[in-house]
Molecule: c-di-GMP-I riboswitch aptamer
Organism: Pseudomonadota bacterium
RNA sequence: ACAAGAUAAAGCCAAACCUGUUGUGAGACAGGGACGGAAAGCAAACGGGUCUCUAUAGAUAGCCGGGCUGCCUUG
Numbered sequence: 001a002c003a004a005g006a007u008a009a010a011g012c013c014a015a016a017c018c019u020g021u022u023g024u025g026a027g028a029c030a031g032g033g034a035c036g037g038a039a040a041g042c043a044a045a046c047g048g049g050u051c052u053c054u055a056u057a058g059a060u061a062g063c064c065g066g067g068c069u070g071c072c073u074u075g
Stems, first nucleotide, its partner, number of pairs: 002075004012037002017032006035062001041068002046065003049060004
């Protein structure tokens, strides 16, 4: 550097739900909480999907594909 990902190790993230704040809303943020995740890290100015509003806008990367970056192990 390339390929692969297990019933391993180390650490990581955190769905539903509850509480608080915020937004017209989809939602977001913080705390609790774990259904799950090998990129559930980043990007919505890559494409498609879904959802919302006051619709030439916005939300979703934990809807899918693709992009960039990265940990561990094995070859």